The RNA shown here (small-subunit ribosomal RNA) has 1474 nucleotides and comes from an uncultured bacterium. The RNAcentral record of the sequence draws on ENA, Greengenes and SILVA.
[in-house]
RNA sequence: AACGAACGCUGGCGGCGUGCCUAACACAUGCAAGUCGAGCGAGAAAGUGGGCUUCGGCCCGCAAGUAAAGCGGCGGACGGGUGAGUAAUACAUAGGUAACGUACCUUUUAGUCUGGAAUAACCACGGGAAACUGUGGCUAAUACCGGAUGUGGAUCCGCUAUUAUUUAGCGUAUCUAAAGGGGGCGCCCGCAAGGGGCUCUCGCUAGAAGAUCGGCCUAUGUCCCAUUAGGUAGUUGGUAGGGUAAUGGCCUACCAAGCCAACGAUGGGUAGCUGGUCUGAGAGGAUGAUCAGCCACACUGGAACUGACACACGGUCCAGACUCCUACGGGAGGCAGCAGUGGGGAAUAUUGCGCAAUGGAGGAAACUCUGACGCAGCGACGCCGCGUGGGUGAUGAAGGCCUUCGGGUUGUAAAGCUCUGUCGGCUGGGAAAAAGGGUGUCGUGCUAAUACCACGAUGCUUUGAUGGUACCAGCAAAGGAAGCACCGGCUAACUCUGUGCCAGCAGCCGCGGUAAUACAGAGGGUGCAAGCGUUGUUCGGAAUUACUGGGCGUAAAGGGCGCGUAGGCGGUUUAGUAAGUCAGAUGUGAAAGCCCGGGGCUCAACUCCGGAAUUGCAUUUGAAACUGCUAGGCUAGAGUGCAGUAGAGGAUGGCGGAAUACCCAGUGGAGAGGUGAAAUUCGUAGAUAUUGGGUGGAACACCGGUGGCGAAGGCGGCCAUCUGGGCUGUAACUGACGCUGAGGCGCGAAAGCGUGGGGAGCAAACAGGAUUAGAUACCCUGGUAGUCCACGCUGUAAACGAUGGAUACUCGCUGUGGCUGGUAUUUGACCCGGCCGUAGCCAAGUAACACGUUAAGUAUCCCGCCUGGGGAGUACGGUCGCAAGAUUAAAACUCAAAGGAAUGACGGGGGGCCCGCACAAGCGGUGGAUUAUGUGGUUCAAUUCGAAGCAACGCGCAAAACCUUACCUAGCCUUGACAUGCACCGGAAUAGACCUGGAAACAGGCUAGUCCUUCGGGACCGGUGACACAGGUGCUGCAUGGCUGUCGUCAGCUCGUGUCGUGAGAUGUUCGGUUAAGUCCGGCAACGAGCGCAACCCUUGUCUUUAGUUGCCAUCAUUAAGUUGGGCACUCUAGAGAGACUGCCGAUGUCAAAUCGGAGGAAGGUGGGGAUGACGUCAAGUCCUCAUGGCCCUUACGGCUAGGGCUACACACGUAAUACAAUGGACAUUACAAAGGGUGCGAAGUAGUGAUACGGAGCUUAAUCCCAAAAAAAUGUCCUCAGUUCGGAUAGGAGUCUGCAACUCGACUCCUUGAAGCCGGAAUCGCUAGUAAUCGCGGAUCAGCAUGCCGCGGUGAAUACGUUCCCGGGCCUUGUACACACCGCCCGUCACACCACGAAAGCUGGUUCCACCAGACGCCGGUGCGCCAACCGUAAGGAGGCAGCCGUCCAAGGUGAGAUCGGUGAUUGGGGUG
Repeated sequence: AACGAACGCUGGCGGCGUGCCUAACACAUGCAAGUCGAGCGAGAAAGUGGGCUUCGGCCCGCAAGUAAAGCGGCGGACGGGUGAGUAAUACAUAGGUAACGUACCUUUUAGUCUGGAAUAACCACGGGAAACUGUGGCUAAUACCGGAUGUGGAUCCGCUAUUAUUUAGCGUAUCUAAAGGGGGCGCCCGCAAGGGGCUCUCGCUAGAAGAUCGGCCUAUGUCCCAUUAGGUAGUUGGUAGGGUAAUGGCCUACCAAGCCAACGAUGGGUAGCUGGUCUGAGAGGAUGAUCAGCCACACUGGAACUGACACACGGUCCAGACUCCUACGGGAGGCAGCAGUGGGGAAUAUUGCGCAAUGGAGGAAACUCUGACGCAGCGACGCCGCGUGGGUGAUGAAGGCCUUCGGGUUGUAAAGCUCUGUCGGCUGGGAAAAAGGGUGUCGUGCUAAUACCACGAUGCUUUGAUGGUACCAGCAAAGGAAGCACCGGCUAACUCUGUGCCAGCAGCCGCGGUAAUACAGAGGGUGCAAGCGUUGUUCGGAAUUACUGGGCGUAAAGGGCGCGUAGGCGGUUUAGUAAGUCAGAUGUGAAAGCCCGGGGCUCAACUCCGGAAUUGCAUUUGAAACUGCUAGGCUAGAGUGCAGUAGAGGAUGGCGGAAUACCCAGUGGAGAGGUGAAAUUCGUAGAUAUUGGGUGGAACACCGGUGGCGAAGGCGGCCAUCUGGGCUGUAACUGACGCUGAGGCGCGAAAGCGUGGGGAGCAAACAGGAUUAGAUACCCUGGUAGUCCACGCUGUAAACGAUGGAUACUCGCUGUGGCUGGUAUUUGACCCGGCCGUAGCCAAGUAACACGUUAAGUAUCCCGCCUGGGGAGUACGGUCGCAAGAUUAAAACUCAAAGGAAUGACGGGGGGCCCGCACAAGCGGUGGAUUAUGUGGUUCAAUUCGAAGCAACGCGCAAAACCUUACCUAGCCUUGACAUGCACCGGAAUAGACCUGGAAACAGGCUAGUCCUUCGGGACCGGUGACACAGGUGCUGCAUGGCUGUCGUCAGCUCGUGUCGUGAGAUGUUCGGUUAAGUCCGGCAACGAGCGCAACCCUUGUCUUUAGUUGCCAUCAUUAAGUUGGGCACUCUAGAGAGACUGCCGAUGUCAAAUCGGAGGAAGGUGGGGAUGACGUCAAGUCCUCAUGGCCCUUACGGCUAGGGCUACACACGUAAUACAAUGGACAUUACAAAGGGUGCGAAGUAGUGAUACGGAGCUUAAUCCCAAAAAAAUGUCCUCAGUUCGGAUAGGAGUCUGCAACUCGACUCCUUGAAGCCGGAAUCGCUAGUAAUCGCGGAUCAGCAUGCCGCGGUGAAUACGUUCCCGGGCCUUGUACACACCGCCCGUCACACCACGAAAGCUGGUUCCACCAGACGCCGGUGCGCCAACCGUAAGGAGGCAGCCGUCCAAGGUGAGAUCGGUGAUUGGGGUG
């Protein structure tokens, strides 16, 4: 795009079309084929008029020569239906028929004479239920028969001509016709009836032509299967005969053995064919409704009759199935005609009107018949047309929906005002389709005729189913007339609500797991519109079967290789030919349809006219370039010859040495062998080792090479014999002899099979030992087939260059093997070429990778092969094979992918380079003990919540007794503890050791107090009330912002422009160096830039300068004391500067960057430390800091209060503290810090063993005062290796302090107690220098509480060979079946469920072949003793015919044996999905 459609929702009108695609299933009822009285005989009734009557009825006329029936003629072979069968007895196209027929029709010729015998109807008598039928009798014809005539015709024969199986003409012989009906005229005969005559007309007979319609024959075309490869005995041909309208094995007899077939016979499946129709740019593909042509069929099968034509839809006979009637004896029937019924089905109409038109049959005609046809009815089934209103109308109404709450949208839409009148409704008018027919007049023709008849003109009359329809006019009235689908992308159209991987959607991709433009509803929108969607089917897109117009290295796809048959293709030249080819002409290519131009319905659909086209086929005339064919040449292809040449080319025979093994002998004496390590194994019966000798088999080190040869498989010691091919040179010969190659034939690794040998080594199977969770493996010790030889089979491989063969062409560079030319030379080598082979690198083309004169480039020819993945190279069948198996080769079912190349990411038990306390080297820990603390778990009314590998666990918490607090229990409040707004009332605010109840909250009371003011009130506060609202540490960190962790202070991450690539992307950023660093340098299709790195910042280390109090004190004075005077040199403080930059020297390095060493310097290569964290990853963490979307709660999930809980405790883990002691503990004495803090620190002094208390100086804007004692250390004494003078848990008692309050549940002090623990298993952590380790000090939080955290200083080490390994990271490369990217992906068995398929003892059906039996009807043949009108015959009888009987053929049916295709089948096999 289309449809003979169906289904869902909806539905106003009209026109034109169209309507059982399924059950060729079965059919009730009606109709669908009759007509002619001008072929013939006979001939009613109802009714009505009249007459008669014994009233029962009878007769006559009309009805009426009518109806019905019969004989006869013509038509029932057309028209109408259907598509079962049919793959060719069909159809289409073009031809042939000298091999034929043709009723009716037209033209034409000649006739139509004379006789006869019957029979139906009818009548009578019978049979039968019926259908129907018997016997006897009468009668007619255009029915039937005899005779005549023979223009003619047919047959045989002869002759002539010809286009020669014959045709035409001529001739003899034989045979052969007919029917009458109707109208008119008036001449003749006759009494009449009638007959003869003339004429017109319709018939009849015999021919000849035409037209039409058929029969038969030929060629070409016409679906699928080769898993159908051979078929055929009347088969193929001939002769003779029969048969037919006619050719012919169409049939019969005889003879011959042919005929068809890979250009697809035979068989199987499917199917009516065509014009056309649909689609498509076309070529094609699909289809064959309606209309038209042909064919076939008519319940199924068979058969003939009649006839011009049938083997006959509404005829006959027989058989069968089915239905119906029956008196059971017997009969009837055939809607695939039109309606209609049942049934089937998703599905397809009225038992309508009419012969008015068109067409058909009959008839002289009128006319009759006609379910053909014309119309109407039903169905939106299709196409076409029309309408459902037009204008105006802003407050942009109401309502709906959305909202950022401002508004937006529905929307000029509505309402309102105004206008029009299509369709529908009502009223009225009203066609065309009608031509003809009848009758009258006139004319013409015919004729003897003014008659009849025919034709024409004209007058009158008559004919319409549709239908009072189309159309026209009038009337009223916006009144009666819009839906359907869609809105994630493709694809035009977006929001809200509900739902929450549910319900559902879905054409493909895919939506839905709490913010769904994808589900459902709504609002809005988009598209089409009396329709719109869905489903189905066909074509297109699909270049996705590729003729036009595809491919085969890696995506599916080159046969394992050669030889070669058929076939396809083929060098150069001349002549001819004309098959292909090209051009012209002619015929045909039906009509309709498509297309173009016109015309008619108001337009259109529709329809009419004309044209074009119908790409085809045939005939004919020509052309001769190309192809073909014929003939003759040529040498460039191909081959031969001659001269050389390399080689693991092949076959056979022989020879050789090394090595392994075994045997013999010698030496020798304990192991050998084997492995990661071992063991099995061998060995004192003498192994291994070693020496000598021997046997036997297999394989040939070095040379050896991207070297050589071969078609491929493949070929490797040496020699000989036989033998194939290649290459080079030469140019003598042949003269296209060529290329490819379906089938076919041959070769064909390894393994395997058969027979016979052989057997050293190796070695499937097997055994043992190891390894391992296991180890039917890898490793080891043994070991049999086999490996080897001969002969035969198998016929496959990643048989690979994953690349078929041949030929030609298309820039170059380099290596190598063979031959050869040139140059040079004594030769060789070098150098420059040619040909053949074998390799490495670049242009174009290629999806890319790659290939690239040895093409995967550009072309030609031939062969093979492919067409999504799986199922499956499987099943079944066939062929081959001894077997194993090979070859050929599907389907059901299932998936939406499978696959290629490249990009990224990632892994490895890949590679390269390089970093890091990563390992190593060291020091100290953790894991064991006790305690503290956090977590898990458990418990509980609650033990609030979060954090979860590193990167949760002394984390949020820089402080849970109340508070905090979010949890639990209990008691209370409800506009609320807090914000904004309103009304009313009251009061300044506010304060209190105040009183009562109560656990408190809360409730009630008391006291003090009094702001501004224009006195109205205002600000502020409290109370009450209603509503907007507050409030929520409720949920979602997977809706978010912000902040943070982590990789990681790792060196990376990107961009612009350019270039390359189809693209993802690449390049830059890779490479060579170098660095801590993508740091820098060099190179480079890149050139630049950004975020990172570094630097800039802070601190610390040196110096200078400025300043000198609260800091300092060298000099002077003074003191107990820098205490004071004095001073600011020093320290210090805190401002400003200097200094370090690979700057200098040397070496290395690419003249580089840089590295190494050195000098100077307080400091040297980033001086130390800090702050600083790129693009990103982990849906990492946090809704309980804060903010925030959505959801949820609203007398509660909000708020207040008291008490409890977060502190529980069998247990497990993390992080710490303290220890286990002598480098120690205890006591005493003596020193040396830094950095902080202070509305609080708090001195001296006094008391207490002590925590602390009393006290209150000083400082309080603190270099001034205080915290404050630093501790380890040093000196001295004791302890002497022990559960201790170590260790301090636990516990008892007594206290101190803070606080409203230390019971649950604080810290500290004193006395007493004195547990575990004697250095810690597997494992594991930190640290590279002022670091680890060790020692103390301060601060935040804080009323109080520090073993935690954040800071500070004191003392102060050891070690680093190095980068193999572990972990993490960076760059490059490689591999990949990963892309959510290795926490990836993914294989098979088993178990379960479902699905389709194969096998299977069988069972069962369809189709079909063969053999035999059987044999209805019927044609034909025979017989015909029975029977018979026409002719002959006086008669008998004859000629001829019929019944009957017999036979050939033959349908159904039966029996047997097959073939093939299905169904089903216990069980079984694999496959698919979950």